[in-house]
Context: one part of a larger RNA
Molecule: large-subunit ribosomal RNA, domain V
Organism: Candidatus Vidania fulgoroideorum
RNA sequence: CUUACGGCAAGACGGAAAGACCCCAUGAACCUUUACUGUAUCUUUAUAUUGAUAAUUAUUUUAUAUUGUGUAGCAUAUACAGGAGAUUUAUCUAAAAUGAAAUACUGUUCUUUAUAAAUUAAUUAUCUUACUUAUAAUAUUUAAUGAUAUUUAAGGACAGUGUAAGGUUGACAGUUUGACUGGGGCGGUCUCCUCCUAAAGAGUAACGGAGGAAUACUAAGGUAUGCUAAAUAUGAUUGGAAAUCAUAUUAUUAAAGUGUAAUGGCAUAAGCAUGCUUAACUGUUAGACAAACAAGUCAAUCAGAUGCGAAAGCAGGUCAUAGUGAUCCGGUGGUUCCUAAUGGAAGGGCCAUCGCAUAAUGAAUAAAAGGUACUCUGGGGAUAACAGGCUAAUACCGCUUUAGAGUUCCUAUCGAUGGCGGUGUUUGGCACCUCGAUGUCGGCUCAUCUCAUCCUGGAGCUGAAGAAGGUUUCAAGGGUAUGGCUGUUCGCCAUUUAAAGAGGUACGUGAGCUGGGUUUAAAACGUCGUGAGACAGUUUGGUCCCUAUCUGCCGUAAG
Numbered sequence: 001c002u003u004a005c006g007g008c009a010a011g012a013c014g015g016a017a018a019g020a021c022c023c024c025a026u027g028a029a030c031c032u033u034u035a036c037u038g039u040a041u042c043u044u045u046a047u048a049u050u051g052a053u054a055a056u057u058a059u060u061u062u063a064u065a066u067u068g069u070g071u072a073g074c075a076u077a078u079a080c081a082g083g084a085g086a087u088u089u090a091u092c093u094a095a096a097a098u099g100a101a102a103u104a105c106u107g108u109u110c111u112u113u114a115u116a117a118a119u120u121a122a123u124u125a126u127c128u129u130a131c132u133u134a135u136a137a138u139a140u141u142u143a144a145u146g147a148u149a150u151u152u153a154a155g156g157a158c159a160g161u162g163u164a165a166g167g168u169u170g171a172c173a174g175u176u177u178g179a180c181u182g183g184g185g186c187g188g189u190c191u192c193c194u195c196c197u198a199a200a201g202a203g204u205a206a207c208g209g210a211g212g213a214a215u216a217c218u219a220a221g222g223u224a225u226g227c228u229a230a231a232u233a234u235g236a237u238u239g240g241a242a243a244u245c246a247u248a249u250u251a252u253u254a255a256a257g258u259g260u261a262a263u264g265g266c267a268u269a270a271g272c273a274u275g276c277u278u279a280a281c282u283g284u285u286a287g288a289c290a291a292a293c294a295a296g297u298c299a300a301u302c303a304g305a306u307g308c309g310a311a312a313g314c315a316g317g318u319c320a321u322a323g324u325g326a327u328c329c330g331g332u333g334g335u336u337c338c339u340a341a342u343g344g345a346a347g348g349g350c351c352a353u354c355g356c357a358u359a360a361u362g363a364a365u366a367a368a369a370g371g372u373a374c375u376c377u378g379g380g381g382a383u384a385a386c387a388g389g390c391u392a393a394u395a396c397c398g399c400u401u402u403a404g405a406g407u408u409c410c411u412a413u414c415g416a417u418g419g420c421g422g423u424g425u426u427u428g429g430c431a432c433c434u435c436g437a438u439g440u441c442g443g444c445u446c447a448u449c450u451c452a453u454c455c456u457g458g459a460g461c462u463g464a465a466g467a468a469g470g471u472u473u474c475a476a477g478g479g480u481a482u483g484g485c486u487g488u489u490c491g492c493c494a495u496u497u498a499a500a501g502a503g504g505u506a507c508g509u510g511a512g513c514u515g516g517g518u519u520u521a522a523a524a525c526g527u528c529g530u531g532a533g534a535c536a537g538u539u540u541g542g543u544c545c546c547u548a549u550c551u552g553c554c555g556u557a558a559g
Stems, first nucleotide, its partner, number of pairs: 001559008010551003014546002022380004027376002029372004035175005042167008051127008060118006068110001075103001079108004085092002131155004136151006178190003187207001191213006214361001215259001216318002221277007230250007257266002260323001262321003281304003287298003293362001306315003329355007337348002387434001388432001389430003393427001395423006404414002441516001442514003446508001447505005454479003457474006481495005522540004526535003
């Protein structure tokens, strides 16, 4: 070295199971509820089945009777009309008087109350014939339980049942419960305007950096004419930091102003005033900008009617850029349109206009929240947790600067502040292999490497007398603890030791062991939640599979 046999399990990101964690799907299933929409049940009312009598109360009408007091007026004047007489011969009235109105008598009417009749409704009571009940009797029928009929008893127009409408209702059912996102959740955002990023045409992203809008105005619109701000200083009655007046300066394309953010404009003013006004008009349309579409923007001309101006002219809102919402459905007004044989009508069309924080703002519905550790399916290393990788902010280790401490003296020793490196042991960032699986903390066992050396060995300096130290340097040969507590790594404690080193190896090592912790299903406490349930809160319990093919390693034998 080859072959064979016996062993060990470091590797073959070993085998097994289309990962159960995580995310995604306009996936599923169960569960919850003050999610949405329904349903059974229960309940209320009306009505039908459903009839009779009486009483009471109330409503309405009719008849008869009755009632009516402000003050003044012999006085208890309902109101209106007629009225000078009426009568039963007792009287009443008129006249006069009072008053807004005058009485007798006749007619009508309002108001109060009573009686009678009728109508309607409700309540109560009674009745029996509907209807209900009966293991009461008789009869028929049956093998029998039973069933049917009649009578009897009890109830009784109730109950029960049908129909219609309302209420209640996780008992049950069907569903919904957004997206973006340096994983997801929590938070934030979702439409429009201005600036920067934006790389001197336009356009241009990010959970990049700054701010605004969801209007306002009948003048803050139109036109004609005219004008020029603001601040500071000084001076001047009330007058003050600041009101109005004067002077000076910045002083000039402009630092003021522009309803409202920013940008760009604006003195011929688009800024500030005064007069007159309504073009903040109706109809029409070249040509352009912008643009996937739908939308959006600018605009000469023509016709009509109008305002201002002497006129030329200007005026189809505002210095411009935000101030917004498709379609369907429905409302209102108008209209020379259609009108199911015809005439109408209902209804529709067309024109104008109104109703959406449809704000998740190109708006899935008129109408919608949660839990799952009991879970499931399809997928993803397009996306998280372990490990690896990249990076090195953080961490650790050096170098440098030298203010200072060190009695004096920066550097025996220590060293603020600032600067420059290294490592890949921490916490992170990224999301590059792996989700058709790379088993996760600690312990046990067995290790192997590095040196930034804990001990042992050799040196330099010392603020090294000696002894004992401090610090730097060379050095990895060998060595580098046992117990108590805790699942612990770590740590604290006890006692030793020459010393009880720091790290890498998938935070070495589960096809080597363990399984105490974490991290399923059971259960409990605290807290949170209406609840189902939840908690880097706690607590008890809880299946660790693999006969070694290859590489590797150990041993034995033969050649």